The RNA shown here (Bacterial RNase P class A) has 387 nucleotides and comes from an Anaerolineae bacterium. The source organism's lineage runs through Bacteria, Bacillati, Chloroflexota and Anaerolineae. The coordinates come from a structure-prediction model, not an experiment, and the mean pLDDT is 76. It was read from a public genome assembly, where an Rfam model found it. It matches the Rfam family "Bacterial RNase P class A". Rfam links the family to the GO terms dimeric ribonuclease P complex, ribonuclease P activity and tRNA processing. A reference for the family is Brown (1999), "The Ribonuclease P Database", Nucleic Acids Res.
RNA sequence: CAAGCCAAUCGGGUGAUCGCGGAGCUAUAUGCUUCGAGGAAAGUCCGCACUCCACAGGGCACGGUGCCGGCUAACGGCCGGGCGGGGCGACCCGACAGCAAGUGCAACAGAGAGGUAUAUUGCCACAACCGGGGUUUCGGCCCUGGUCGGCGAGGGUGAAACGGUAAGGUAAGAGCUUACCGGCGGGGGCAGCAAUGUCUCCGGCCAGGCAAACCUCACCGGGAGCAAGGUCAAGCAGGGCGGAGUUCGGUCUCUGACCGGCACGAGGCGGCCCGUCUCGUCAUACGUCCGGGUAGACUGCCAGAGUGACCCAGCAAUGGUUUACCUAGAGAGAUGAUCACCACCCGCUUGCGGGGACAGAAUGCGGCUUAUAGAUUGGCUUGAUGU
Numbered sequence: 001c002a003a004g005c006c007a008a009u010c011g012g013g014u015g016a017u018c019g020c021g022g023a024g025c026u027a028u029a030u031g032c033u034u035c036g037a038g039g040a041a042a043g044u045c046c047g048c049a050c051u052c053c054a055c056a057g058g059g060c061a062c063g064g065u066g067c068c069g070g071c072u073a074a075c076g077g078c079c080g081g082g083c084g085g086g087g088c089g090a091c092c093c094g095a096c097a098g099c100a101a102g103u104g105c106a107a108c109a110g111a112g113a114g115g116u117a118u119a120u121u122g123c124c125a126c127a128a129c130c131g132g133g134g135u136u137u138c139g140g141c142c143c144u145g146g147u148c149g150g151c152g153a154g155g156g157u158g159a160a161a162c163g164g165u166a167a168g169g170u171a172a173g174a175g176c177u178u179a180c181c182g183g184c185g186g187g188g189g190c191a192g193c194a195a196u197g198u199c200u201c202c203g204g205c206c207a208g209g210c211a212a213a214c215c216u217c218a219c220c221g222g223g224a225g226c227a228a229g230g231u232c233a234a235g236c237a238g239g240g241c242g243g244a245g246u247u248c249g250g251u252c253u254c255u256g257a258c259c260g261g262c263a264c265g266a267g268g269c270g271g272c273c274c275g276u277c278u279c280g281u282c283a284u285a286c287g288u289c290c291g292g293g294u295a296g297a298c299u300g301c302c303a304g305a306g307u308g309a310c311c312c313a314g315c316a317a318u319g320g321u322u323u324a325c326c327u328a329g330a331g332a333g334a335u336g337a338u339c340a341c342c343a344c345c346c347g348c349u350u351g352c353g354g355g356g357a358c359a360g361a362a363u364g365c366g367g368c369u370u371a372u373a374g375a376u377u378g379g380c381u382u383g384a385u386g387u
Base pairs, nucleotide, nucleotide: 001383002382003381004380005379006378007377008376009375010374012342013341014340015339016338017337018336020036021035022034023033024032025031038358042369043368045367046366047365048364049363050225051224052223053222062221063220064219065218066217067081068080069079070078071077082096083094084093085092086091097216098215102214103213104210105209121154122151123150124149128147129146130145131144132143133142134141135140163181164180165179166178167177168176182206183205184203185202186201187200188199189198190197191196229299230298231297232296238290239289240288241287242286245262247261248260249259250258251257252256263281264280265279266278267277268276269275306325307324308323309322311320312319313318344355345354346353347352348351
């Protein structure tokens, strides 16, 4: 210098003007002060806190997780390690238990696709049976076709064809046998907390793939969610108590209604009385009290598993001490706009023009995943060149 890998940070700054929301202070002037989005506030995929409801215990069903150790409030997260796979490498990826319990699935090709599989081309002897030809010293011998058989080595198909190499064996062959290698199952030694690694012995046991296919095994999981929940509490409805005639006369369709008189209560007119009008008089108006509780208000609600820094323990995740800081909280509703200067990037006429991502809180917190213009820092790898 080039090409890469890993980790981390920032996501413009200052000022002015006009607004919006919260809090506070003056005591009302539409005033002043102060604060006001993010690394993901997103998806709502996990895990918790908090709240209410449910709950003897066990099982089934359903869902999730699935190597080991550690961290954590907890986790399906993180850190460290093991194993497998990829990369020359830095490094990256892995739901990483069981297909040797059962069931199921596999296009096309192929004879055969999982069955103690298959036989297309093949291989096979003085074998058995039926033939043909040649030869003959008539005993046979040689060549050859078919049937019935044996075989799974070679060719061929396929992503995949039932371990590999060599030797023995055989008519030909085959773990049929032996040695070595690989796998599987079992036993033991050593190292490690463990996963696991390594060494060794035994068994020819040789078993295909798929379990984010059903399933089996182990472990975990009660439900709903801040519009949870709590406090106060208009109006309407409900209940208790108080409350003026259970009045007189008449009519009717007679537990009552209507008309009239008087009495009483409430209200209107009116400044008040008188007066007058309307309504009511046995449980109604009206008054008062009570419980639940709607609207509404308050709370939950932001000082917390908080953030930054130094140090300590630890490989690390993380934990601890000290110190500093306070940083939105709603009404599902605010958090903005314009201009100037500076910084950054791009273009050219070199002092002008253009540009600035993804996106936006709603109970809070820890993760994961996804989106993100551009800029920066640290560590490392491979290669080239120079000294």